[in-house]
RNA sequence: GUGGAUGAUCGGGCAAUCGCCUGCUGCUUCCGCAGCGGGAGGAAAGUCCGAACACCAACGAGCACUGUGCUUCCUAACGGGAAGAUUCGGGUAACCGGAUAGAUGAAAGUGCCACAGAAAACAAACCGCCUCCAUUAUGGAGGUAAGGGUGAAAAGGUGAAGUAAGAGCUCACCGCUCCGGUGGUGACAUUCGGAGGCACGGCAAACCUCACAGGAUGCAAGCUCAUGCAGGCAGUGCGCUGCUCGUCGCUAUGCUGCCGGGUGGAGUGCUUGAGCCUCGGAGUAAUCCGGGGACCAGAUAAAUGAUUGCCAUCCCGAUUUGAUCGGGAUACAGAAUUCGGCUUACAGAUCAUCCCAUGAA
Numbered sequence: 001g002u003g004g005a006u007g008a009u010c011g012g013g014c015a016a017u018c019g020c021c022u023g024c025u026g027c028u029u030c031c032g033c034a035g036c037g038g039g040a041g042g043a044a045a046g047u048c049c050g051a052a053c054a055c056c057a058a059c060g061a062g063c064a065c066u067g068u069g070c071u072u073c074c075u076a077a078c079g080g081g082a083a084g085a086u087u088c089g090g091g092u093a094a095c096c097g098g099a100u101a102g103a104u105g106a107a108a109g110u111g112c113c114a115c116a117g118a119a120a121a122c123a124a125a126c127c128g129c130c131u132c133c134a135u136u137a138u139g140g141a142g143g144u145a146a147g148g149g150u151g152a153a154a155a156g157g158u159g160a161a162g163u164a165a166g167a168g169c170u171c172a173c174c175g176c177u178c179c180g181g182u183g184g185u186g187a188c189a190u191u192c193g194g195a196g197g198c199a200c201g202g203c204a205a206a207c208c209u210c211a212c213a214g215g216a217u218g219c220a221a222g223c224u225c226a227u228g229c230a231g232g233c234a235g236u237g238c239g240c241u242g243c244u245c246g247u248c249g250c251u252a253u254g255c256u257g258c259c260g261g262g263u264g265g266a267g268u269g270c271u272u273g274a275g276c277c278u279c280g281g282a283g284u285a286a287u288c289c290g291g292g293g294a295c296c297a298g299a300u301a302a303a304u305g306a307u308u309g310c311c312a313u314c315c316c317g318a319u320u321u322g323a324u325c326g327g328g329a330u331a332c333a334g335a336a337u338u339c340g341g342c343u344u345a346c347a348g349a350u351c352a353u354c355c356c357a358u359g360a361a
Base pairs, nucleotide, nucleotide: 001356003355004354005353006352007351008350009349010348012311013310014309015308016307017306018305020039021038022037023036024035025034026033027032041332045343046342048341049340050339051338052337053218054217056215058247059246060245061244062243063242065214066213067212068211069210070084071083072082073081074080085100086099087098088097089096090095101209102208109207110206111203112202113201126148127147128144129143130142131141132140133139134138156174157173158172159171160170175198176196177195178194179193180192181190182189183188222268223267224266225265231259232258233257234256235255236254237250238249239248276293277292278291279290280289281288282287312330313329314328315327316326317325318324
């Protein structure tokens, strides 16, 4: 510093007048009246996950289907959160973001890697190098995979020795794999040791395999009351809202489909909660434990507002700096059974820590 990163808080206040909804108490024939209280969020949004609760009579198993997938911990649970591991990417940095079970001829199998290239995984000879034969040039046979080319990727790297020329063919060091030691709860790490010339790459958001989880529907669920009517036809054993099986229960007053009639009203669910505020303790943290305090919407076509004045904040202008004056503006947005997450939107203000630049001492 009108810079950046991370985390958190607020997001209008006060007064008056009037208006709306509601809890409790008292009064009232009813309508209502009086008093004391309360009244929309950090996301109420999205409806993406998870659950509480309710019904399907109940319990279990298998298949199908769907989801998750590194480690440890938290949670009622989650595809969530916290802290980490390995790896990739962005940034000068503080920091931010992505990925993560299993690779087939090693250890369950099937596959794909276009084009180019000789050859794309039990994979190779286009150029080149070496040996032999023949030959004016050039050609043929054999060996090779170190050099070059193609490609995203081509039988591990450097050096030495060896060879006709070469090659882990051999050796040293590295790399890799396995085993052990040490550290860590663990994923893993290791400038520790040993063995092995050594398994030939990538893709599973390709099919698939493995582990774990999942019945489905939803407050317009469900329960109670009132009013009212009119049942008919067809099929069939039914009972978890994917299928099959078992136990069990019921069995035409059942269930399914089509046609037709009536009602569409009242109450409840409905707000005391895996909740909130505050203090202390444990823990790196998420979070957990304990003490104290308060009760903080319950509408039903859907209330929670309007006006005025002053103040606060921001922007612009004027003015002799300041002070002051004038004008304008004040974000995203609105409960509907409840809660925990994730994602998205947000004018402006404030706090803390860290990074970078510049200047001064």
Bacterial RNase P class A from uncultured Fodinibius sp., 361 nucleotides, folded computationally. Its Rfam family is "Bacterial RNase P class A". Rfam classes the family as a ribozyme. It was read from a public genome assembly, where an Rfam model found it.